[in-house]
Molecule: small-subunit ribosomal RNA
Organism: Aggregatilineales bacterium
C1' cells in the first nucleotide's frame, strides 16, 4: 500500500464486503508456570450480617478496678468540654450550565489548624450534664426534683495598627469604598502541666484551601422562528463573608434571537485512551483534577469551611420491631446477599510501610491504604526438552499398485533439568535499636527423573494451507462473492496442510482501509446534484498611487499551560510488561516589544470597472384602442339531381322534407399562408396581418462628465407555458369527458362519425412542466477556419468587392479537459469571487408536522423496512412487425405428388405377466433394424445352475484320468450313470494338458450420454473464422476482414495503417465424356483392323479476336479452334463454432450399482396385441388405359452349405436332373420393361382396382398355430382424382420403365443401396414466406426476442401511516389545602447570669399570625410512547389470475406538467421536450 463484488466483456459513478489495530468485554473449545495489571458497562433495583471517625484525663466533675493505713498514685471512661467528622472512600443520577477546559478579574470577598511579627492573659458571677431521687413507656426514649466542675456559659475593666462614622488634601486609576492625617464611639481572654512546653485573646503579614465575576472553547434537531413579567434597567430598601433582580415595593419599557434566541433529545467536563501519516474520527473503564449526587423531594441547624454519604426536622414511598399506643432504617464505603443480566471476585490478613484524624507524647482510631485470595479478563517473560537416528519400522490416509506421505516425526542411543517433585538455607522492604501483615514468600543450593505440561481455528476466491469418503437444493454452509440438485477442494467426517500458541476462534463495539461529507483532499451536460427566471436588504467579496494607525499577519521575548501518560534518554527488578530519574513536546492563551510587503482601518487622489451624457440603429420586447384579406362554418336565395363523407376495408352520419357539388348575398369567432431564415426581440415563460398611442430594455459611435458609485446574494419580493379554479361575457373551428359504427379473443384504445366543458376576452386565483443548452450568476486569460444577423472605420466611382473592428447568433476544430460521448473565446479549458444543489438503489416528487390555496394541490421532507446492487458511456454479439446490398428449388413459372381409399412399414397411445431398448420440430417416427417363426432377444412366465456360458492366477485332490455315455425322470436344461475309452514329454520319480474341489475373481444390453473416449447429425459445401507484426483507443476492443468494382467463393482488381500468414474456398485425388501410345487373356465382329477392356499420358488456360470496364479484376454478346467454353457433369473432401443435440445398447471407458443374482442355462410367450391418431412408402381410382398375341433394345452386380445349363414331369410355384463356373471363360439366354406392331374391351365400380377370405398345392425350416414366402382355382372390398394444408424437382434432371444387390435357411423389400431405358416443362422477376452472407441503425436483450418487462387482483411474511377511542410519561400553567424550616410581625405565657433599693426592664425562650413553600388535591391543556374495530399503501416471497404499457419505429415513438375517465397495466384531450 490495497482486494472481492454491478457487465458477456470494458472503463466511470457508487455502494455493500474483507484483510489491521483497539476493548473494563462475553461467548465456544482447551488450559502447564510465574511478574505486572484489571474486575457490575445492567437495576442512582432492594439490601441480612460484621467493619468502613474517632480521639484527648496534659480542659473538666464523677464512677469503677488496681496497690496503699491512709493522704495518694495508677489505670479504666459514661458524661461535661475541646478538635475532628465538611478530609479520605463511593457513584454518575441530574445538569447543554461559568458544569468543566483555558486566559484572567476581585479596586466586591472568607479563610480553623500551620508559619512569621507585635500586644494581652486583669478581675467577677450565675448555670446545666454526669450523679441520687420519684414517675411514664413493651421498646425508643422521655418528665420531674435536688447537688456539682470546666479551657462550658455571661456580665466588668484594659485595648491599639482593628470595626463603625465624621473631616482633611493629595495619589493611583477606567471608577476609589484602598493607602495618608485628625476626632468619636464600640469591641478580648482560659487554664492547664510544671519549668522545657502545650494552650488563649487581639491586631498585621504568609502559606495552602476556598467563594463570585469575566474573555474564549467544546453534542445533535430549524419538521423548534420567535422568545420574555423579576422579564431588561433605574434609583431606594433588605441580604450575604461579598457583587449583582440575589429579594422587595415603585418607576420606565426595556432585553435576547439566523454569528441560531426559546424549545425538544442526548450527556457529567478535563488530563487523557483508542485509531489515524497526519487533518480528523469515536471514548471518558483503571490513575489525576474539577462538578455533582448520597432512598425521593424540602428545609434549616451546628460549624472557619456543609445546606452536611455513615448529622437533624419534615413530607412521600418502601422495609423491620412493636405490648397496637408507638418506634426504628438508609452499602452510588470494604467484603457479602438477593434480582437484573451474556457478564464482573474474598462476608481474607495487617495497620509493618505511605497517608490522615486526635493527643505534649506513648499511642488509640483508619475495608485510605499496604498484601494475601479468585478470573488466561489483559499485557509481558517461560517452559511442555536437546542432539544423533531409516532409501524411510508398525499403523493411518491417498493411490495410476508403481508408490507417495504423516517422516526424524517414532523407536532406539547419548545428553540437559527450565518447569515439577523431595529436602536445606533465607532476605531488602525498617531513615539510631527494637519491631514485618505479605512470609519460611522471593531468591539460592543439593537431589530425582524427559520427567509434570498443546490446543484452537482455518484450507472456494478475497487469504497462507486439498485429498478421500459420506450426503444429494436434503442435512447443512455463508463475512462478501456464493456453495449443496449423485464424481461437493465450499456441507459433515477422515487423513494431510496453513496460521497463531496457552490460547485460539466466535460475537458486540471504535477507529482504519472509506478522498464514501473530501480544512488536509470530492463533485453537480448525460451517473446522484444548477433553484424556472429576475430585482435585491443582510452576509461574502471587491480596481489603482500616496500617507497614517497596527486589528489580522509575521517575528522576538515573558508569563502559563499540575501531576500522571505519550517521545527520546539514563537507571532499577535475570529479561520484558512494570518502575524511578532527566529532557523535550504539547495552546485560534494572554501580554512587552519589533517589522509595515499583503488583508483591513482612516485620510486624499486617479480612471481602465461601474454609470450618465451627446449622436446614431435595428427588432414577432410589452401594453391598449382601432383596422384589413384569406380560409373553415353556419344563414337566406339561385343553378342542379342521386348520392355524399369516411376507411386498411367499412359503418355510423349527412342526403329526394333536394344532400354532396356550383353561384351570389349574410352572421359571427378564431387565427394571421406568402414574407420566414441555422433570423430577430426578450431574464425567463414567451413573441410573428396592418396602423396609431403609450412604454421597457439593447447595440454601435464620441471620450464630454461623475469617480468604485462594483460582483454576488440566504431570507424576501416579482414575473411565470400548459392544464386547472372562481365571477361575467362568447363560442367558428378544434375537442378531454361522453354518445355511436369498426377493428379485436376483449377493445374501456389506436380508425370513423358526432360532440360538452375547455380553446378565445375581461377580473382575479393557482406557481408547475423534459419551465432543456438536462450546463447558475459575474469578471480575466487560452490557435484558427467557414457561415448569419446589427453596427462602425479603412480601400474602392460604386448599391459590388476586399481589409479592420465592436455587439448578437450558428457549423467545424489547435492546445487543453472529460469515464466516454464530447466540449472547445457563446468551454465542459485555465483561474478568481459568490450563491444553489448532491452523498448507494427502493420506500419517497411519500408520512406526519408546518406554511400557502376556493379547491385540485403546491413548497418543505422523514423513518421502520428491504435489497448488492441500482446507474453513466463505450464495445462485441443476438435481436427489430429498422434500413440497405446479396444469395439458395426460399418464393414465382412449371411438372409429378402427399393429404381422401386399401394395403406394407414405422411411431403416439391403448392394451398386456411381457407387448425389451434407445431415437422426439427442422436435425426422432421404411431411424439403430443390411431381414424378430426357434435362435436372434436384451421383456414376461415356469424350471434350473452359482467360481459359474467365458478370461487368468494360486493352492489342493484326481490314473481306468480326459472324453464318449445306454436305461430311468424331466417340456427341455438338467439330474443319472450301466458301458466303452484317449494325448504330449520324461532322467520312469513324474511332470504338462484336462478333470474335481478351494481362494482370487468373472459376468450384468444394470444407472449415469448432464462424469468421458470415438463416432455421427444439424446450421451448411454457407463463406465464412482466427492469428503474428504494426497503427488507434485508459479499456472491453477495432484497424486488418471496412470501402469500390466483381465472384459459385474472404474468388480476384483497386483503394486503404497496415502489412503479411493460417483454418476454410478453389486446385491437388476419383468418375463419367474426346484423343493417342502400349497391351490383350477368357470379350466381340471377324481380322492383325475396329469396338471392347486395362494402364500410362495428352487435352480447357478466358489461353486467342471484338466489345464494356478505371488501362484492372472481371462480365456479357459473339467469333475462331475443339469431344467438351468459361467451376464442363457427378463423386470424395464439411472451417472456427452452435445446440449439455445423438450414442454407456456397436465398440472403448471414469464412478455406482448387482454376485445362489440385476449373472447364467432351458421351454413356451412376447417384440407380430388394436376403438384410435401421425409419419414414410406401395397399388389404384383407369383408354397417354387393361387385357391378349407377335416383336426390339441395357447397364450395374452376384456364384461352391454357392450360382446353376441342356433334358424330363407339372397349368405353375417347383420337382428330378446333373454338365459347367472359384467365373470378361461357366450360371446367361436374343438377357429386361416401358417402347414397337397387331387385336379386343368402349366409361361401366367396368376385362378398372386388386383388398379380403375360401379351397389345393410348392418352398425353406428340428419347427410355418400364435407368426413365412410361392403357386393355381374361387372371392372381387374400399376406391371414379382427393378439405384446410404441405413435399421433390432447373436437364439427361423431373416423370415413367424395368434391372441388380446387400442382409438372408426362408421372408412380411413396397424399405434401402445401386444400374441403365423413354424422357418434358418452367424461371418475367426477388415485393412477399423460408434460411442464410455482408455494412449499417435502435435497444432496457447476452439462458440473447421462445428475450426483457409493467399494473391490477388472489395467497403468505414484515414493518408503518390514518384511527371512534384506550392507556402510559412528561412539562410548564390556574385554582384550593399545605408539613418542617428561615425570615417578619405580635405580646396576653414563661424566664439563671446584666441594669435596677425595688417595682419591673432588657435580653432569650415557648406561642399564635404572616409572607414563601416540598408534597397533595381539583381542572384544563403542550409534547412524546404503547395499544386499537376497520382503514391506506409499501416491502419481500421458483414455478397463481388477468391483460401487453415499456425497451428494437416495442407493432399508436416515448417521455413529460396538468385534467378527466377506465379491472389493471393505462388511453385521451391542452402545451412542452428529444433522452
Nucleotide at each position: 500500500a490495497g482486494a472481492g463484488u454491478u457487465u458477456g466483456a470494458u472503463c466511470c459513478u457508487g455502494g455493500c464486503u474483507c484483510a489491521g489495530g483497539a476493548u473494563g468485554a462475553a461467548c465456544g473449545c482447551u488450559g502447564g508456570c510465574g511478574g505486572c495489571g484489571u474486575g457490575c458497562u445492567u437495576a442512582a433495583u432492594a439490601c441480612a450480617u460484621g467493619c468502613a471517625a474517632g480521639u484527648c484525663g496534659a480542659a473538666c466533675g464523677g464512677a469503677c478496678a488496681u496497690a496503699g493505713c491512709a493522704a495518694u498514685a495508677u489505670g479504666u471512661u459514661a458524661g461535661u468540654g475541646g478538635c475532628g467528622a465538611c478530609c479520605g472512600g463511593g457513584u454518575g443520577c441530574g445538569u447543554a450550565a461559568c458544569a468543566c477546559g483555558u486566559a484572567g478579574u476581585u479596586g466586591a470577598c472568607c479563610u480553623g489548624c500551620c508559619c512569621c511579627u507585635c500586644a494581652g492573659c486583669g478581675g467577677g458571677g450565675g448555670a446545666c450534664a454526669a450523679c441520687a431521687g420519684u414517675c411514664c413507656g413493651a421498646a425508643a426514649g422521655g418528665a420531674u426534683u435536688g447537688c456539682u466542675a470546666a479551657u462550658a456559659c455571661c456580665g466588668c475593666a484594659u485595648g491599639a495598627a482593628c470595626u463603625u462614622u465624621g473631616g482633611g488634601g493629595a495619589u493611583u486609576u477606567a471608577g476609589a469604598a484602598a493607602g495618608c492625617c485628625c476626632a468619636a464611639a464600640g469591641g478580648a481572654a482560659a487554664c492547664u502541666u510544671c519549668u522545657g512546653g502545650g494552650g488563649c485573646u487581639g491586631a498585621g503579614g504568609g502559606a495552602g484551601g476556598g467563594g463570585a465575576c469575566u474573555g474564549c472553547g467544546g453534542c445533535c434537531c430549524a419538521u423548534c422562528a420567535g422568545g420574555u413579567a423579576g422579564u431588561u434597567g433605574g434609583a431606594g430598601a433588605g441580604g450575604u463573608a461579598a457583587c449583582a433582580g440575589c429579594u422587595c415595593a415603585c418607576c420606565a419599557a426595556g432585553c435576547c434571537g439566523a454569528c441560531g434566541a426559546c424549545g425538544g433529545g442526548u450527556a457529567g467536563g478535563g488530563g487523557g485512551c483508542c485509531u489515524g501519516a497526519g487533518a480528523g474520527g469515536g471514548u471518558g473503564a483503571c490513575c489525576c483534577c474539577c462538578c455533582a449526587c448520597a432512598c425521593u423531594g424540602g428545609g434549616a441547624c451546628u460549624g472557619a469551611c456543609a445546606c452536611a454519604c455513615g448529622g437533624c426536622c419534615c413530607a412521600g414511598a418502601c422495609u423491620c420491631c412493636u405490648a397496637c399506643g408507638g418506634g426504628a432504617g438508609g452499602c452510588a464505603g470494604c467484603a457479602g446477599u438477593a434480582a437484573g443480566g451474556g457478564a464482573u471476585a474474598u462476608u481474607g490478613g495487617g495497620c509493618a510501610a505511605u497517608g490522615g484524624g486526635c493527643g505534649a507524647a506513648a499511642g488509640c482510631c483508619u475495608g485510605a491504604c499496604c498484601c494475601a485470595g479468585c478470573a488466561a479478563c489483559g499485557c509481558c517473560g517461560c517452559g511442555u526438552g536437546g542432539a544423533g537416528g531409516a532409501a524411510g519400522a508398525a499403523g493411518g490416509g491417498c493411490u495410476u499398485c508403481g508408490g507417495c506421505u504423516c517422516g526424524u516425526a517414532a523407536a532406539c542411543u547419548c545428553c540437559u533439568u527450565u518447569u515439577a517433585g523431595g529436602g536445606g538455607g533465607g532476605a531488602c522492604g525498617a531513615g539510631a535499636a527494637a519491631g514485618g501483615a505479605c512470609g519460611g514468600u522471593a531468591c539460592u543450593c543439593c537431589c530425582u527423573g524427559a520427567a509434570u505440561a498443546a490446543g484452537u481455528c482455518a484450507c472456494g476466491g478475497c487469504u497462507a494451507a486439498c485429498u478421500a469418503c459420506g450426503u444429494g437444493c436434503c442435512a447443512g454452509c455463508a463475512g462478501c462473492c456464493g456453495c449443496g440438485g449423485u464424481a461437493a477442494a465450499a456441507c459433515g467426517u477422515a487423513g494431510g496442510u496453513g496460521a497463531c500458541a496457552a490460547g485460539c476462534g466466535u460475537u458486540a463495539u471504535c477507529c482504519g482501509g472509506a478522498u464514501u461529507u473530501a480544512c488536509u483532499g470530492g463533485g453537480c451536460g448525460u451517473a446522484a446534484a444548477g433553484c424556472g427566471u429576475g430585482u435585491g436588504c443582510a452576509g461574502g467579496c471587491u480596481g489603482u498611487g500616496c500617507u497614517u494607525c497596527a486589528a489580522g499577519u509575521g517575528g522576538u521575548g515573558u508569563a502559563u499551560g499540575a501531576a500522571a501518560g505519550c517521545g527520546c534518554u539514563c537507571g532499577g527488578c535475570u529479561u520484558a510488561a512494570c518502575c524511578g530519574g532527566g529532557c523535550a513536546a504539547g495552546g485560534u492563551u494572554a501580554u512587552g516589544c519589533c517589522a509595515g510587503a499583503c488583508u483591513g482601518a482612516a485620510g486624499u487622489g486617479c480612471u481602465a470597472g461601474a454609470g450618465g451624457c451627446g449622436g446614431a440603429a435595428a427588432g414577432a420586447g410589452g401594453g391598449a384602442c382601432g383596422u384589413g384579406g384569406a380560409a373553415u362554418u353556419c344563414c337566406g336565395g339561385g343553378u342542379g339531381u342521386a348520392g355524399u363523407g369516411g376507411u386498411g376495408a367499412a359503418a355510423u352520419g349527412c342526403g329526394u322534407a333536394g344532400a354532396g357539388a356550383u353561384c351570389c348575398g349574410g352572421a359571427g369567432g378564431a387565427a394571421c399562408a406568402c414574407c420566414a431564415g441555422a433570423g430577430g426581440c426578450g431574464a425567463a415563460g414567451g413573441c410573428g396581418g396592418c396602423g396609431u398611442c403609450c412604454u421597457a430594455g439593447u447595440u454601435c459611435u464620441g471620450g464630454c462628465c461623475u469617480g468604485a458609485c462594483g460582483c454576488u446574494c440566504a431570507g424576501a419580493c416579482a414575473c411565470g407555458a400548459a392544464a386547472g379554479c372562481a365571477u361575467g361575457g362568447g363560442g367558428a373551428g378544434c375537442g378531454a369527458a361522453c354518445g355511436g359504427g369498426a377493428u379485436u379473443a376483449g377493445a374501456a384504445a389506436c380508425c370513423c362519425c358526432g360532440g360538452u366543458a375547455g380553446u378565445c376576452c375581461a377580473u382575479g386565483c393557482c406557481g408547475u412542466a423534459a419551465a432543456c443548452g438536462a450546463u447558475g450568476c459575474a469578471g480575466a486569460c487560452u490557435a484558427g477556419g467557414c457561415g448569419u444577423u446589427g453596427g462602425g472605420g479603412g480601400c474602392g466611382u460604386g448599391a459590388a468587392g476586399c481589409c479592420c473592428u465592436c455587439g448578437g447568433u450558428g457549423c467545424c476544430g489547435a492546445a487543453g479537459c472529460a469515464a466516454a460521448c464530447g466540449c472547445g473565446c457563446u468551454a465542459a479549458g485555465u483561474c478568481u469571487g459568490c450563491c444553489g444543489c448532491c452523498u448507494g438503489g427502493g420506500g419517497a416528487c411519500u408520512a406526519c408536522g408546518a406554511c400557502c390555496g376556493c379547491a385540485a394541490g403546491g413548497u418543505u421532507a422523514a423513518a421502520a423496512c428491504u435489497c448488492a446492487a441500482a446507474g453513466g458511456a463505450a464495445u462485441u454479439g443476438a435481436c427489430g412487425g429498422g434500413g440497405g446490398c446479396c444469395c439458395g428449388c426460399a418464393c414465382a413459372a412449371g411438372c409429378a405428388g402427399c393429404g381422401g381409399a386399401g394395403c406394407g412399414u414405422g411411431u403416439g397411445g391403448u392394451u398386456u405377466a411381457a407387448u425389451u431398448c434407445g431415437a422426439g420440430g427442422c436435425u426422432a417416427c421404411a431411424c439403430g433394424a443390411a431381414g424378430a417363426a426357434c435362435c436372434u432377444u436384451a421383456c414376461c412366465u415356469a424350471g434350473g445352475u452359482u467360481u459359474g456360458a467365458c478370461a487368468u492366477g494360486g493352492g489342493a485332490g484326481u490314473g481306468g484320468u480326459a472324453g464318449g455315455g445306454a436305461a430311468g425322470c424331466g417340456a427341455a436344461a438338467g439330474c443319472g450313470g450301466a458301458c466303452c475309452g484317449a494325448c504330449c514329454c520324461u532322467u520312469c520319480g513324474g511332470g504338462g494338458a484336462g478333470c474335481u474341489u478351494c481362494c482370487a475373481c468373472a459376468g450384468g444390453u444394470g444407472c449415469u450420454g448432464c462424469a468421458u473416449g470415438g463416432c455421427u447429425g444439424u446450421c451448411g459445401u454457407c463463406a465464412g473464422c482466427u492469428c503474428g507484426u504494426g497503427c488507434c483507443g485508459u479499456g472491453a476492443g477495432g484497424u486488418g476482414u471496412u470501402a469500390g468494382g466483381u465472384u459459385a467463393a474472404g474468388u480476384c482488381c483497386u483503394g486503404u495503417a497496415a502489412c503479411g500468414a493460417g483454418c476454410g474456398c478453389a486446385a491437388c485425388c476419383c468418375u463419367c465424356a474426346g484423343a493417342a501410345g502400349u497391351a490383350g487373356u477368357u470379350a466381340c465382329a471377324c481380322g492383325g483392323u475396329g469396338u471392347c477392356u486395362a494402364c500410362u499420358u495428352c487435352g480447357a488456360c478466358u489461353g486467342c479476336c471484338c466489345g464494356c470496364g478505371a488501362u484492372a479484376a472481371g462480365c456479357u454478346g459473339g467469333g475462331a479452334g475443339g469431344a467438351a467454353g468459361g467451376c464442363g457433369g457427378g463423386g470424395a473432401u464439411g472451417a472456427u463454432g452452435u445446440c449439455a443435440a445423438g450414442u454407456c445398447a456397436g465398440c472403448a471407458u471414469g464412478g455406482c450399482c448387482u454376485u445362489u443374482a440385476u449373472a447364467u442355462c432351458u421351454a413356451g410367450g412376447g417384440c407380430u396385441a388394436c376403438a384410435c391418431a401421425c409419419a414414410c412408402g406401395c397399388u389404384a381410382c383407369a383408354a397417354u388405359g387393361g387385357c391378349c398375341g407377335g416383336u426390339a433394345c441395357a447397364a450395374u452386380g452376384g456364384g461352391u452349405c454357392g450360382c446353376c445349363a441342356a433334358g424330363u414331369g407339372g397349368u405353375a410355384a417347383c420337382a428330378c436332373g446333373g454338365a459347367g463356373c472359384c467365373a470378361a471363360u461357366c450360371c446367361a439366354g436374343a438377357c429386361a420393361a416401358a417402347g414397337c406392331c397387331g387385336g379386343u374391351c368402349u366409361c361401366a365400380g367396368u376385362u378398372c382396382g386388386g383388398a379380403u377370405u375360401g379351397u389345393g398345392g410348392g418352398c425353406u425350416g428340428c419347427a410355418a398355430c400364435c407368426c413365412g414366402c410361392c403357386c393355381a382355382c374361387a372371392u372381387g372390398a374400399a376406391g371414379u382424382c382427393g378439405g384446410a394444408g404441405u413435399u421433390g424437382c432447373u436437364a439427361g434432371u423431373a416423370a415413367c420403365c424395368g434391372c441388380c444387390g446387400g442382409u438372408c435357411a426362408g421372408c412380411c423389400a413396397u424399405a434401402c443401396g445401386g444400374c441403365g431405358g423413354u424422357g418434358a416443362a418452367u424461371a418475367c422477376g426477388u415485393u412477399c414466406c423460408c434460411g442464410g452472407g455482408c455494412c449499417u441503425u435502435g435497444u432496457a436483450c447476452a439462458c440473447a426476442c421462445c428475450g426483457c418487462c409493467c399494473g391490477u387482483c388472489a395467497c403468505g411474511u414484515c414493518a408503518u401511516g390514518g384511527g371512534a377511542g384506550c392507556u402510559g410519561g412528561u412539562c410548564a400553567c390556574g385554582c384550593c389545602u399545605g408539613a418542617a424550616g428561615c425570615c417578619g410581625g405580635u405580646g396576653g405565657g414563661c424566664u439563671a447570669a446584666c441594669u435596677g433599693a425595688a417595682a419591673a426592664g432588657a435580653g432569650g425562650c415557648a406561642g399564635c399570625c404572616g409572607u414563601c413553600u416540598a408534597a397533595g388535591g381539583c381542572a384544563g391543556g403542550g409534547c412524546c410512547g404503547g395499544u386499537g374495530a376497520c382503514u391506506g399503501g409499501g416491502a419481500c416471497g421458483a414455478a397463481g389470475u388477468c391483460g401487453u404499457a415499456a425497451c428494437a419505429a416495442g407493432g399508436u415513438a416515448g417521455c413529460u406538467g396538468u385534467a378527466g375517465c377506465g379491472g389493471a397495466a393505462g388511453c385521451u384531450g391542452c402545451g412542452g421536450c428529444u433522452g